[in-house]
RNA sequence: GGUCCCAUCGUCUAAUGGUUAGGACAUCACCCUCUCAAGGUGGGGAUAGGGGUCCGAUUCCCCUUGGGACCG
Numbered sequence: 001g002g003u004c005c006c007a008u009c010g011u012c013u014a015a016u017g018g019u020u021a022g023g024a025c026a027u028c029a030c031c032c033u034c035u036c037a038a039g040g041u042g043g044g045g046a047u048a049g050g051g052g053u054c055c056g057a058u059u060c061c062c063c064u065u066g067g068g069a070c071c072g
Base pairs, nucleotide, nucleotide: 001071002070003069004068005067006066007065010025011024012023013022018055027043028042029041030040031039048064049063050062051061052060
């Protein structure tokens, strides 16, 4: 330098172009308990950045950034 793959809550992970982006763990509050742990109920929290297509984009296309694999 070329080809290809990946990027979603703090972490891991779903979502075939369509109604509130869902779940687990973690965190916070409350309940329970003499206290802690465990358990129960509830809350907050995410689509790497920019542009395009479309009535509508996490999803399709292009560029950039970061990570990875292969080739030279």

The RNA shown here (transfer RNA) has 72 nucleotides and comes from a Patescibacteria group bacterium. Its Rfam family is "tRNA". Rfam links the family to the GO term triplet codon-amino acid adaptor activity. NCBI's taxonomy places the organism under Bacteria, Bacteria candidate phyla. The prediction has a mean pLDDT of 81.